[in-house]
């Protein structure tokens, strides 16, 4: 410089899935169903240093979630720490 990788902060945008008895001032207990986008695990193409290793928004659904709110993968401005380039 503000280009590249990474990570961290503020902001803003952010999907899906619910009925059945009980109860409470209260979002709560219990059952049955169901989501897929925190984390987790498998794992396809690739990929490497190739009996393993890494790996999707792709499969599980442990966990987590099925009003609102509050969390959210991810995307966006901004700022900003470490490496790297110029």
């Nucleotide at each position: 410089c503000g280009c590249g990788c990474c990570g961290c902060g503020u902001c803003g945008g952010g999907a899906g899935a619910a009925c059945c008895a009980g109860g409470u001032c209260a979002u709560c207990u219990g059952g049955u169903g169901c989501c897929g986008a925190a984390g987790g695990a498998g794992a396809a193409a690739c990929c490497g240093c190739c009996u393993c290793g890494g790996a999707a928004a792709c499969u599980c659904u442990c966990a987590g979630g099925c009003u609102c709110a509050a969390g959210g993968a991810c995307c966006g401005a901004c700022g900003u720490a470490g490496c790297g380039g110029a």
Predicted 3D model of an 86-nucleotide RNA (Glycine riboswitch aptamer) from uncultured Tateyamaria sp.
The coordinates come from a structure-prediction model, not an experiment, and the mean pLDDT is 77.
Rfam family: Glycine riboswitch aptamer. Its family is annotated with glycine biosynthetic process in the Gene Ontology.
The model forms 85% of the base pairs in the Rfam consensus.